[in-house]
RNA sequence: AAUUUAUACCGAAGAGGUGAGAGAGCAGGCUCCGCGACCCUCUAGCAACCAGUUGAUGAACCAGGUGCUACAUCCUGCCCAAUUUUGGGACCUAUAAGUU
Numbered sequence: 001a002a003u004u005u006a007u008a009c010c011g012a013a014g015a016g017g018u019g020a021g022a023g024a025g026c027a028g029g030c031u032c033c034g035c036g037a038c039c040c041u042c043u044a045g046c047a048a049c050c051a052g053u054u055g056a057u058g059a060a061c062c063a064g065g066u067g068c069u070a071c072a073u074c075c076u077g078c079c080c081a082a083u084u085u086u087g088g089g090a091c092c093u094a095u096a097a098g099u100u
Base pairs, nucleotide, nucleotide: 001100002099003098004097005096006095007094008093013043014042015041016040017039021032022031023030026077027076028075029074044069045068046067049065050064052061053060054059078089079088080087081086082085
């Protein structure tokens, strides 16, 4: 990098650094932001995919490998159903585990 499977809603913040954009990409909207966002580091935490222990295949515990912790579920885009706002699906993206 490609690909397979699963998940995406719930959950979880303080300090320090830096200094202008940020919320993955494109378009539109919306939101956060010098009362310092985003990002980085440390600490703390959340979750439980893999690992581990018990059990025996439903699970329970743990937290070693990951992941995640600003606003918003961020939304819409393509298709289908109902019918004016919903539901489902696809695409894309992200994460985990595996394969090449």